The RNA shown here (Bacterial RNase P class A) has 364 nucleotides and comes from Desulfothermobacter acidiphilus. The gene name in the source record is rnpB. Lineage of the source: Bacteria > Clostridia > Thermoanaerobacterales > Thermoanaerobacteraceae > Desulfothermobacter. The coordinates come from a structure-prediction model, not an experiment, and the mean pLDDT is 76.
[in-house]
RNA sequence: CGAGUAAGCUGGAUGGUCGCGGGUACAAGCGCCGUGAGGCCGUACCCGAGGAAAGUCCGAGCUCCGGAGGGCAGGGUGCUGGGUAACACCCAGCGGGGGUGACCCCAGGGAAAGUGCCACAGAAAUGUAGACCGCCCGGCAUUCGGGUGUGGAUGUCGGGUAAGGGUGCAACGGUGCGGUAAGGGCGCACCAGCGGUCGGGCGACCGACCGGCUAGGUAAACCCCACCUGGAGCAAGACCACAUAGGGGAACGAAGGAGUGGCCCGCUCCGUUCCCGGGUAGGUCGCUGGAGACAUGUGGGUAACCCAUGUCCUAGAUAGAUGACCAUCCUCGACAGAACUCGGCUUACAGGCUUGCUCGCAAC
Repeated sequence: CGAGUAAGCUGGAUGGUCGCGGGUACAAGCGCCGUGAGGCCGUACCCGAGGAAAGUCCGAGCUCCGGAGGGCAGGGUGCUGGGUAACACCCAGCGGGGGUGACCCCAGGGAAAGUGCCACAGAAAUGUAGACCGCCCGGCAUUCGGGUGUGGAUGUCGGGUAAGGGUGCAACGGUGCGGUAAGGGCGCACCAGCGGUCGGGCGACCGACCGGCUAGGUAAACCCCACCUGGAGCAAGACCACAUAGGGGAACGAAGGAGUGGCCCGCUCCGUUCCCGGGUAGGUCGCUGGAGACAUGUGGGUAACCCAUGUCCUAGAUAGAUGACCAUCCUCGACAGAACUCGGCUUACAGGCUUGCUCGCAAC
């Protein structure tokens, strides 16, 4: 210098004028609006979108409902150790795969408990199965020739063979040597895998030795194992409160209506007024000070993260504010806007900046 890889930061700048939402301080009046609960009005100062505010996919806080306790079913998670309030997130490792490398990817428990499935092709797809071609052995027939065969070729029948060909993602370990009629873990060496012992590691796992020679794949198929697991969500919910219906109580019953009854008394219901209560429209709260932000540290830890100290308050609307104009400048500006709150993940994103590392080339 070129190519790459990992991580982080930024997301037009400065000033002025006017406006909008919120907070604090001071101040106002028998103020105004509303039947009421309640709300509004001045001045000064301060604050006012994001790294994703998004998708609403996980995990929590908070709220209401439900719940003796235990179990089953259902749902979720799934290598190991740690972090965290918690997680399916993060960190550090292990194993497997990819890359020359920095580094990247993995839904990664169990297939020797059982069941299912393995399309097409292929002879055969899980059973100590399977013979299509080929290879080998034997019988018979035909044929060949200079030839008294235990010979060759061709066909056919029977048997052996999973080494070779062919099919397939996958064909019952791989390579080589020996052995064999031809072959085969049939025997041996090495490798892979399985089981055991010993050693190392908290552990996933790794290494050495020994053994019998071999066991297909699939669990985001059923299933087995271990652990976790009530439901609904801020339109949650709480308080206030002009109503309507239904409900409770008190008083009035002098008169009336209906029922019961043959009739009267009685009893029951209807009635009027007031109160309680109810909770619709509406109002207030929930609402933003919190698992908070920033800085510092010869702090702890490989790291995620934790600890200590100091400073700060940094949107909170409810038809929903965060805007408009002017001036100057630049590299001319992407994706996009809060709505109960946090921790993550995922997705979108113009341009700019920083750092670590790798590979290649060149020079010193």